[in-house]
Predicted 3D model of a 363-nucleotide RNA (Bacterial RNase P class A) from a Gemmatimonadales bacterium.

RNA sequence: AUGGCGGAGCGGGACGGUCGCGGCCCGUGGCAACGCGGGUCGAGGAAAGUCCGAGCUCCAUAGGACAGGCUGCCAGGUAACGCCUGGGCGUCGUGAGGCGACGGAUAGGGCCACAGAAAACAUACCGCCCGCUUUUGGCGGGUAAGGGUGAAAUGGUGGGGUAAGAGCCCACCGCGCGGCCGGUAACGGUCCGCGGCACGGUAACCCCCAGUCGGAGCAAGGCCAAAUAGGCGGCGAGGUUCGGUCCGGACCAUUUGAGUCGCGGGUAGGCCGCUCGAGGUGCCGGGUGACCGGCAUCCCAGAGAGAUGACCGUCCGUCCGCUUGCGGGCGAACAGAACUCGGCUUACGGCUCCGCCAUCGUU
Numbered sequence: 001a002u003g004g005c006g007g008a009g010c011g012g013g014a015c016g017g018u019c020g021c022g023g024c025c026c027g028u029g030g031c032a033a034c035g036c037g038g039g040u041c042g043a044g045g046a047a048a049g050u051c052c053g054a055g056c057u058c059c060a061u062a063g064g065a066c067a068g069g070c071u072g073c074c075a076g077g078u079a080a081c082g083c084c085u086g087g088g089c090g091u092c093g094u095g096a097g098g099c100g101a102c103g104g105a106u107a108g109g110g111c112c113a114c115a116g117a118a119a120a121c122a123u124a125c126c127g128c129c130c131g132c133u134u135u136u137g138g139c140g141g142g143u144a145a146g147g148g149u150g151a152a153a154u155g156g157u158g159g160g161g162u163a164a165g166a167g168c169c170c171a172c173c174g175c176g177c178g179g180c181c182g183g184u185a186a187c188g189g190u191c192c193g194c195g196g197c198a199c200g201g202u203a204a205c206c207c208c209c210a211g212u213c214g215g216a217g218c219a220a221g222g223c224c225a226a227a228u229a230g231g232c233g234g235c236g237a238g239g240u241u242c243g244g245u246c247c248g249g250a251c252c253a254u255u256u257g258a259g260u261c262g263c264g265g266g267u268a269g270g271c272c273g274c275u276c277g278a279g280g281u282g283c284c285g286g287g288u289g290a291c292c293g294g295c296a297u298c299c300c301a302g303a304g305a306g307a308u309g310a311c312c313g314u315c316c317g318u319c320c321g322c323u324u325g326c327g328g329g330c331g332a333a334c335a336g337a338a339c340u341c342g343g344c345u346u347a348c349g350g351c352u353c354c355g356c357c358a359u360c361g362u363u
Base pairs, nucleotide, nucleotide: 001359002358003357004356005355006354007353008352009351010350013315014314015313016312017311018310019309021042022041023040024039025038026037027036028035029034044334048345049344051343052342053341054340055339056217057216058215059214068213069212070211071210072209073087074086075085076084077083088102089100090099091098092097103208104207108206109205110202111201112200125147126146127143128142129141130140131139132138133137155173156172157171158170159169160168174197175195176194177193178192179191180189181188182187221272222271223270224269231263232262233261234260235259238252239251240250241249242248279298280297281296282295283294284293285292286291316331317330318329319328320327321326322325
């Protein structure tokens, strides 16, 4: 220099002004509703998807077993997690690094398309070898080295051996078991011994093993409470209606109680839950890290079909033009709280910074 890997931060630029919107506080006017003035706070890194895990609330719940769901290398972090950190192993990459549902395949069952002789317990299409024979062939036997099929074919290379071959035998590599050493562990070392070698794959099929798991969600739930039905208690012999009034009529009651009063009930509506919290920031300390501890400091939207916007000036950045210090353009993306946190995932134009890798060049 070019190309790349990983991480951190920012994300309608900064400052000032004017007008506007929502919450709260103060003052003031008003019986109140509310008005006026001032102050203060007012969207995000994902507020999103609602996929995990919690707090909180209500319901359920003796104990045990079965069924079912989820998770699945090891250690740590955490309130908890399917999250995060560190490590191991596998795999991809020259590398920095990326990715991984990563327990068990002699407990049992199922499945393995096409091709192929054969796909799981046995087997042989071509070939090779031996024998017989009617000899360019056929039959019988041996073999699994070579070829061929397949995603996958019964360890690999070399040597011995043999009719030809074969872990049949041997050396090395690989594999398994045991010991030793390192590591908390997963696992590693390959130092020693043993075993010719282990019996295909698939558990993101059933299954087995281990761990874990009650349900619903702020429209949770609680309080106040117009109205209405049913309920309970007291009083109670009349009450309602037609009508201007009287007379009169009609209806409902008078043991099973019309009517009335109270309790209670809980709809509309209102209030609480509601935002101070596993909280933010800074410094110090512990830890490789996730994270933890201490001290100081801050209060940072709360709601209700839902506020958070517009304009102007100066500056900054960037692009274009030229008369070289002026003019003009642009300052974008994804998206928007509604009980609250911790994660994950997804969307996103762009900017800044840090660490690292490969190749080439120069010193």
The coordinates come from a structure-prediction model, not an experiment, and the mean pLDDT is 77. Rfam family: Bacterial RNase P class A. From the family's description: Ribonuclease P (RNase P) is a ubiquitous endoribonuclease, found in archaea, bacteria and eukarya as well as chloroplasts and mitochondria. It is recorded under the gene name rnpB.